[in-house]
Bacterial RNase P class A from a marine sediment metagenome, 330 nucleotides, folded computationally.
């Protein structure tokens, strides 16, 4: 120079907040004392995966969306590990959105004679019919390269050697890589264009969602009070009004409680197994859980003023920010 890790002021007084636990006081509701825990390596963007929750769902297909070299980890992943190819680079090391353009269709500005079935601009040759594509100029990209033959001038037109394709052997689990032998040789470039090819993919997100569940806020039902018919009248049977007022039940559910909420694919020490991600085992810890929202102020000492930043169901990744100090490998 390059790769990795770890750390993110320290100690202490004093005053407050949130949780849990404990003593005491109270008939409860509470209220007081003690102990003890109390943000991040990114808690953030909210881009991916997945767990859990509710919905929907026989099985296919269509048709959308997503990922893309190969092996392997992993709950899974677009994420890690190794590995192969290609690119940068003295080199440690680092970049790649790395399927298919030889199935189809599209599109390629300018400059150029021409962008792909060349009647070839200049030019080379010529027996003046004509042959060529070697060389000059455009462009990212011009129908293999170098060099020797050849030939009128030239051409894979022929040879060698590099490249290319096919075919076989080798090695590797593969990507791939070497070899040999055989064709004078396929023909630009785009697939963050339309396609085409394996794979994977229901939706919505804890404001999910479950439970208890006040109200002179409501629904329902039963009594209660009345009217009318059926014979005058009672019984009793319909049918109706009033729901103004009472009484009883029962259902939804609002406020408001309670749960989900934090033991988890979890740390951490060792130890094996692995080239590594990563897994087994054994010991051992328990490490915010609020609910409009606690983790804060001061003051002293020490240091060099300390960056980005504030948990909101939870987990792995990823990308962004990050003053400043430390270690380790190359």
């Nucleotide at each position: 120079g390059c790769g990795g890790g770890u750390c993110g002021g320290g100690c202490g007084g004093c005053c407050g907040c949130u949780g849990u636990u404990u003593c005491g006081a109270g008939c409860a509701a509470u209220c007081g004392g003690g102990a003890u825990a109390g943000a991040g390596g990114a808690a953030a963007g909210u881009c991916c995966g997945g767990g859990c929750a509710g919905g929907a769902c026989a099985g296919g297909g269509c048709g959308c969306g997503g990922u893309g070299a190969u092996g392997g980890c992993u709950a899974a992943c677009g994420g890690c590990c190794a590995u192969c190819c290609g690119g940068a680079g003295a080199a440690a090391u680092u970049c790649g959105c790395g399927g298919g353009a030889a199935a189809g269709u599209g599109c390629c500005a300018c400059a150029g004679a021409a962008a792909a079935u060349a009647c070839a601009c200049a030019g080379c040759c010529u027996u003046c019919g004509g042959g060529c594509a070697a060389u000059g100029g455009u462009g990212a990209a011009a129908a293999g390269g170098u060099g020797c033959g050849g030939u009128a001038a030239g051409a894979g037109c022929g040879c060698a050697c590099c490249g290319c394709g096919u075919u076989u052997c080798u090695g590797g689990u593969g990507a791939c890589a070497g070899a040999a032998a055989c064709g004078g040789c396929a023909g630009g470039g785009u697939a963050a264009a339309c396609c085409c090819c394996a794979c994977c993919g229901c939706c919505u997100g804890c404001a999910a969602g479950a439970c208890c569940a006040a109200g002179u806020a409501u629904g329902c039902c039963g009594g209660u009070a009345u009217g009318c018919u059926u014979u005058g009248c009672c019984c009793a049977a319909g049918c109706g009004u009033u729901a103004a007022c009472c009484c009883g039940g029962c259902g939804g559910g609002u406020a408001g409680g309670u749960c989900g909420c934090u033991u988890g694919a979890g740390g951490c020490u060792g130890u094996c197994g692995g080239u590594a991600a990563c897994g087994g085992c054994a010991g051992u810890c328990c490490c915010a859980g609020a609910g409009a929202a606690a983790u804060g102020g001061u003051c002293g000492c020490u240091a060099a003023u300390u960056a980005c930043a504030g948990a909101a169901c939870c987990c792995g990744g990823c990308u962004u920010a990050u003053a400043g100090a430390c270690c380790c490998g190359c």
The coordinates come from a structure-prediction model, not an experiment, and the mean pLDDT is 75. The sequence is in RNAcentral, with records from MGnify. It matches the Rfam family "Bacterial RNase P class A". Gene Ontology terms of the family: tRNA processing, ribonuclease P activity and dimeric ribonuclease P complex.